RNA sequence: AAAAGUUGAUCACCGAGGUCGGGAUGACCCGACGCGGGGGAACCACCGAGAAAGGACGUGUCCGAUCUCAGGGGCGAAGCAGGUCUUUAGAGGCUUGCGGGGAUAACUUUCGUUCCUAGCCCGUCAGCUAACCUCGUAGGUGUGGCAAAGAAGUUAC
Numbered sequence: 001a002a003a004a005g006u007u008g009a010u011c012a013c014c015g016a017g018g019u020c021g022g023g024a025u026g027a028c029c030c031g032a033c034g035c036g037g038g039g040g041a042a043c044c045a046c047c048g049a050g051a052a053a054g055g056a057c058g059u060g061u062c063c064g065a066u067c068u069c070a071g072g073g074g075c076g077a078a079g080c081a082g083g084u085c086u087u088u089a090g091a092g093g094c095u096u097g098c099g100g101g102g103a104u105a106a107c108u109u110u111c112g113u114u115c116c117u118a119g120c121c122c123g124u125c126a127g128c129u130a131a132c133c134u135c136g137u138a139g140g141u142g143u144g145g146c147a148a149a150g151a152a153g154u155u156a157c
Base pairs, nucleotide, nucleotide: 011142012141013140014139018033019032020031021030022029023028034137035136036135037134038133039132044127048069049068050067051066054063055062056061057060071125072122073121074120075119079098080097081096082095083094084093085092099117100116101115102114103113104112107150108149109148110147111145
């Protein structure tokens, strides 16, 4: 001197996950505002399969407690259709295409470049949904082209 690592601040990124106030003293609690989610009428939409005591009349149709099987749904970008490997099958791995999401340092769009396409939860139950009810306000990270156009701003020189 450089590189790597650690800690703090600043500035940024994903995300709803921020700001202010009060109280605690470790990293927490409460409230308000802001942001985000769920439940929840009418109208509209949708009405799983089999068995079934019984009931209705339109006499062969409808309703049907109950039982069995199969489910169904939410947050999130994280979905669909193929191929292939492994396997008894499954789960899973790899891969292709079509979709979807982010970054590219003030903002938007475009071009180019580059990444992601997970995970968690409810528990037989929820379509939409005004009023109304209710919940969350975390966690993780350090990218980068002096690119083009537009819009806007500042006044150090």
Predicted 3D model of a 157-nucleotide RNA (c-di-AMP riboswitch aptamer (ydaO/yuaA leader)) from an Acidobacteriota bacterium. It was read from a public genome assembly, where an Rfam model found it. The source organism's lineage runs through Bacteria, Pseudomonadati and Acidobacteriota. Its Rfam family is "c-di-AMP riboswitch aptamer (ydaO/yuaA leader)". Rfam describes the family as follows. This family represents a conserved RNA structure found upstream of the ydaO and yuaA genes in Bacillus subtilis and related genes in other bacteria.